[in-house]
Context: one part of a larger RNA
RNA sequence: CUCUCGCUAAGGAACUCUGCAAGUUGACCCCGUAACCUAGGGAGAAGGGGUGCCCGCGUUAGGUGAACUCUUUUACAGGGCUAGCCGAGGCGGGUGGCAGAAACCAGGUCCAGGCGACUGUUUAAUAAAAACACAGGGCUCUGCUAAAGGCGAAAGCCGAUGUAUAGGGCCUGACACCUGCCCGGUGCCGGAAGGUUAAGGGGAGGGGUUAGCCAAAGCGAUUUGGCGAAGCUCCAAACUGAAGCCCCGGUAAACGGCGGCCGUAACUAUAACGGUCCUAAGGUAGCGAAAUUCCUUGUCGGGUAAGUUCCGACCUGCACGAAAGGUGUAACGAUCUGGACGCUGUCUCAGCGAGAGACCCG
Numbered sequence: 001c002u003c004u005c006g007c008u009a010a011g012g013a014a015c016u017c018u019g020c021a022a023g024u025u026g027a028c029c030c031c032g033u034a035a036c037c038u039a040g041g042g043a044g045a046a047g048g049g050g051u052g053c054c055c056g057c058g059u060u061a062g063g064u065g066a067a068c069u070c071u072u073u074u075a076c077a078g079g080g081c082u083a084g085c086c087g088a089g090g091c092g093g094g095u096g097g098c099a100g101a102a103a104c105c106a107g108g109u110c111c112a113g114g115c116g117a118c119u120g121u122u123u124a125a126u127a128a129a130a131a132c133a134c135a136g137g138g139c140u141c142u143g144c145u146a147a148a149g150g151c152g153a154a155a156g157c158c159g160a161u162g163u164a165u166a167g168g169g170c171c172u173g174a175c176a177c178c179u180g181c182c183c184g185g186u187g188c189c190g191g192a193a194g195g196u197u198a199a200g201g202g203g204a205g206g207g208g209u210u211a212g213c214c215a216a217a218g219c220g221a222u223u224u225g226g227c228g229a230a231g232c233u234c235c236a237a238a239c240u241g242a243a244g245c246c247c248c249g250g251u252a253a254a255c256g257g258c259g260g261c262c263g264u265a266a267c268u269a270u271a272a273c274g275g276u277c278c279u280a281a282g283g284u285a286g287c288g289a290a291a292u293u294c295c296u297u298g299u300c301g302g303g304u305a306a307g308u309u310c311c312g313a314c315c316u317g318c319a320c321g322a323a324a325g326g327u328g329u330a331a332c333g334a335u336c337u338g339g340a341c342g343c344u345g346u347c348u349c350a351g352c353g354a355g356a357g358a359c360c361c362g
Base pairs, nucleotide, nucleotide: 001357002356003355004354005353006352007351008350010348011347014346019343027051028050029049030048031047036041038174052095053094054093055092056091057090062086063085064084068080069079070078071077072075108341109340110339111338112337113336114335115333116332120132121131136172137171138170139169140168141167142166149158150157151156175328176327177326178325180258181257182256185255186254187251188250189249190248191247194246195245196244200240201239205235206234207233208232209231212227213226214225215224216223217222259277260276261275262274263273286320287317298314299313300312301311302310
């Protein structure tokens, strides 16, 4: 010097990102307990007091219960009664110690706020949370020989030996009060008149091939050119042909979206009011510098001697907002933020001690 412990004058968070760590508290009995509240809770709230031993009340309450005795259904039976033994708790008095829950083990508490209702679950080995789940809410699919959906080349199986109070998918997430406007786009659902539209049907027409015919050349064999039936074959128009798309409606707890400029009131300021442009409709309630606010340490108030944090307001919401839910909320939390009391070597500021290392000898 390092580690693990123990103690410490005065102060007591001045330490520090943060009381991190360490301390305080701690058991049982009694008294006594606020706001708030979903009336359960909050509560072990908080805050106090008591606790050893001896004596007395004391033959304490209570327990057990031999012997004895009674009964009969004669048994390892039941009842009565005391002797003996065990004996909590309470009250009164006394008593020694620094100290009586004498060691070990064994809540620090309170106030305010954010988030999540809660108990749960999670990144085995850097994250336990405000993430996931959750009861509850909603939308949607599914009518069953064979659901919808899923696994699987298939057989088959799950769903389910279930049947819409059931099962699947998605979102939200207790509870309370609520959940506004937009269906123009996208999706989904419904519609079927019209437009468009595939294979198929249909074959107008055209191409290829050539039995034959014609023309030319050649003495001829034949050659060249043209036309060309049937058959075979290729292309193929009109017309006919569903769903889909276009189209017409519906639907937002479907995906999503929810404006701008100018003017105006008997101080000023502001604008209930007016004008105008655009839109499918222009953000309602509630909340708001917020887990969201850039400017920003916004402004005001509170708390502090002093407060970029915190709490309460204001609203100019860069860029909240209603089931990617909005706003509240008792209880809960190894959650996060701010404050207070208690208490402390966290610190002022360090010292001492114990053990284990380090170091020296071997």
Record summary: Predicted 3D model of a 362-nucleotide part of an RNA (large-subunit ribosomal RNA, domain IV) from Acetomicrobium mobile DSM 13181. Model confidence (mean pLDDT): 87 of 100. The source organism's lineage runs through Bacteria, Thermotogati, Synergistia, Acetomicrobium and Acetomicrobium mobile.